[in-house]
Context: one part of a larger RNA
Molecule: small-subunit ribosomal RNA, 3' major domain
Organism: uncultured soil bacterium
């Protein structure tokens, strides 16, 4: 100068209390230690690893394991030599390789031989190649404190120095915001603003939208017609404590009315200072050294990561009756389609085939939103809850569902009557609760990630007390 204290003062955060739903018990899904294994590759371990990296593990991925092959090599770049490229047949092989063969001559300069340029084989050599090591050699990125309200500098000025002042104090903020005061006066990085969605209104635009208005209708904005309205996207206005009251130190601000779709940063996003954890990554990616080059490279065919006495972490679905089941209606939003979404019709109980209008999409599909409403039943029971698991029979993708995909239909119906200690999340369109779209993707083990919308609560007295943080 800092850090720490079961020293004191001030002060914030779903920190704690209020309060709602939850995990902790049951299955099931998923990561992880453990064990097992030929091999179950690998990393990542309080918060901040454990639905992470995996926004996609039958093969490929793939890096591991067992077998079979290949060596200047799967791919690269220069040289000599020979062929054009391609193209096909047979033997041997699980392929991968590995052996014998046939056809074929193309462009550019040249009559021609011959050269060339691409491309293949073969040969020598500088070499390639490494998901081999170590994130304690490193870039670079990204986690954490923490969107926390803090980190500094220049010049003075105080101290012998290490420092200090400024940054401290009075007040006040969400904030080192602002004010006042002050040996100190300025400035920088952070805060706040400029950005983006929303939420209101106005112009401009009308193949999406509207009987608002008229005519036509097979009644569907279907058609003509119009662009008011919704909406759809591009400019714009609005909100700044601007008016007013009261309180402060005439100040910064606070409290409380008006106006107003909106108030006091309107909700939310993106944005993360100095620095911290030798955090995390040499398995995105670069990179100095080290190692390994008939293998630690590189092809291929099986298998493994999918193992299962057993511990945790994350979640789904439940334990019912504001609830099951059956008919029957009703309103979105945002997205996403051409190796693609696929409408109508016929087959199928169904997954789903066959048909294929229309759509590079505000125009056509995906696409029935659900929970909601109405109406019947079920009547407290391991049920007409609950769906595990297992038997049979079949759809679909893929070369290929045995180890290991997912659906879908009988029929089987397990644990389970609300959870021990302890825990967790959330202050409003939130929590809770329904559904619906996307990325990856041949299909999928998605119950996970990321958005969308639909209904839609409760409770904060307060800061004594746990956690984290900030100023003296």
């Nucleotide at each position: 100068u800092g850090a720490c204290g079961g020293g004191g003062g001030c002060c914030c955060g779903c920190a704690c209390a209020a309060g709602c739903g939850g995990u902790g018990g049951a299955g099931c899904a998923u990561g992880u230690g453990g064990u097992u294994u030929a091999a179950u590759u690998c990393g990542a371990c309080g918060c901040a690893a454990c639905g992470c990296g995996c926004a996609g593990a039958a093969c490929c991925u793939u890096a591991c394991c067992c077998g079979g092959g290949c060596u200047a090599g799967a791919a690269a770049a220069g040289c000599a030599a020979g062929g054009a490229a391609c193209c096909u047949u047979c033997c041997u092989g699980a392929a991968a390789g590995g052996g014998a063969g046939g056809g074929g001559u193309g462009c550019c300069c040249g009559c021609a031989a011959g050269g060339g340029a691409a491309c293949c084989u073969u040969g020598a050599u500088c070499c390639a190649g490494g998901u081999g090591c170590a994130g304690c050699a490193u870039g670079g990125c990204u986690g954490u404190c923490g969107u926390c309200a803090g980190c500094u500098c220049g010049u003075g000025u105080c101290g012998u120095g290490a420092g200090a002042u400024g940054u401290u104090g009075g007040g006040u903020u969400a904030a080192g915001u602002c004010c006042c005061g002050c040996a100190a006066c300025g400035a920088g990085c952070g805060c706040a603003a400029c950005c983006c969605c929303u939420g209101u209104c106005c112009u401009u635009a009308g193949u999406u939208g509207c009987c608002a208005c008229c005519a036509g209708u097979u009644c569907g904005g279907c058609u003509g017609g119009g662009c008011a309205c919704u909406c759809u996207a591009a400019g714009g206005a609005g909100a700044c404590u601007g008016c007013c009251g009261g309180c402060g130190u005439c100040a910064a601000g606070c409290c409380g009315g008006a106006g107003g779709a909106a108030g006091g940063u309107g909700g939310g996003g993106a944005u993360g200072a100095c620095g911290u954890c030798a955090a995390g990554u040499c398995c995105u990616c670069a990179u100095g050294g080290c190692c390994c080059u008939u293998a630690u490279g590189u092809c291929c065919g099986g298998g493994g990561c999918u193992a299962c006495a057993c511990a945790c972490g994350u979640g789904c679905u439940a334990c019912a009756a504001u609830g099951g089941u059956a008919g029957g209606u009703a309103c979105a939003a945002a997205g996403u389609g051409c190796a693609g979404c696929a409408a109508u019709c016929c087959c199928g109980c169904g997954a789903g085939g066959g048909u294929g209008a229309g759509c590079g999409a505000a125009u056509c599909a995906c696409a029935g939103a659900a929970a909601g409403c109405c109406u019947a039943c079920c009547u407290c029971a391991g049920u007409a809850c609950g769906g595990a698991u297992u038997g049979c029979a079949g759809u679909c993708u893929g070369c290929a569902a045995c180890u290991c995909g997912a659906c879908u239909g009988c029929a089987u119906g397990a644990a389970g009557u609300c959870g021990g200690a302890a825990u967790c999340g959330c202050u409003a369109g939130u929590a809770a609760u329904g559904g619906c779209g996307c990325a990856u993707c041949a299909g999928c083990u998605a119950c996970g990630g990321c958005g969308c919308c639909g209904u839609g609560a409760a409770u904060a007295c307060g800061u004594u007390c746990c956690c984290g943080g900030g100023c003296c």